[in-house]
Parts: sequence; C1' cells; structure tokens
RNA sequence: UCGAGAGUAGCUCAGUCGGUAGAGCGAGCGGCUGUUAACCGCUGGGUCGUGGGUUCAAGUCCCACCUCUCGAGCCA
Repeated sequence: UCGAGAGUAGCUCAGUCGGUAGAGCGAGCGGCUGUUAACCGCUGGGUCGUGGGUUCAAGUCCCACCUCUCGAGCCA
C1' cells in the first nucleotide's frame, strides 16, 4: 500500500426484502425462603464506530474516514 471480515445495551450476540431495535447474561426492585443461593415476576439501560449522501423512511443501500482481526505485497 492492496484485499477480505468485524464494529448494535455493561458483556456475548441476533436483527429477513429498507418500514422506525431485540435476546441471553449482568444490574436495580419485588415475590418465594429463617437467611443466602437457586427459581419466578417487573424495571431501567442504545445518537446501531464517526461524518456525509440516497430515500417518505437507513442498523440495513452508496461514499469517505477511524479502530480491531486475517491474508497478500513493498522496502531493508
């Protein structure tokens, strides 16, 4: 320098053909229990890596950039 993949909740990850974002774990509260754990219920938590563009509408499509992983190349 080139190519591919990844970036979404605190963590691990879903998200279809573009239709307005979810699960598990964790956290908080409550129930149960003599208490804790386990179990059950509820609640909160997101500018979807950044900035533009297309569109009535973008996590999803297009462009540039950033970070990480893998591969190739160049110099010595």